[in-house]
RNA sequence: CGCGGUACCUCGGGGUGCCCGGAAACGGGCUGAGAUGCGCACUGGCGUGAACCCGUUGAACCUGAACCGGCUAGAACCGGCGGAGGGAAGGUACCGAGGCUCCUC
Repeated sequence: CGCGGUACCUCGGGGUGCCCGGAAACGGGCUGAGAUGCGCACUGGCGUGAACCCGUUGAACCUGAACCGGCUAGAACCGGCGGAGGGAAGGUACCGAGGCUCCUC
């Protein structure tokens, strides 16, 4: 000096669906790591917080997409799309192997 590993610190990104009842509020059920609280707004969302997941080795999540086939009560799930397009990280310490340089004997 770069490489690999571990730990810590600080920070960042993201989603909240489907079915049944109901005018709504809400209740019940399903899947999932996660389906939520409060405020504003008033049916369209926004802000903020909790938990959870993810941060370039990036299918966390978004777009295509109310996509196509299977399956399902419907989502979820499986396959395709997909070698697609996007997508959020820096620092410190220690350990390991190695390279280079300097000093001394």

TPP riboswitch aptamer (THI element) from Histidinibacterium aquaticum, 105 nucleotides, folded computationally. The organism belongs to Histidinibacterium, within Bacteria. It was read from a public genome assembly, where an Rfam model found it.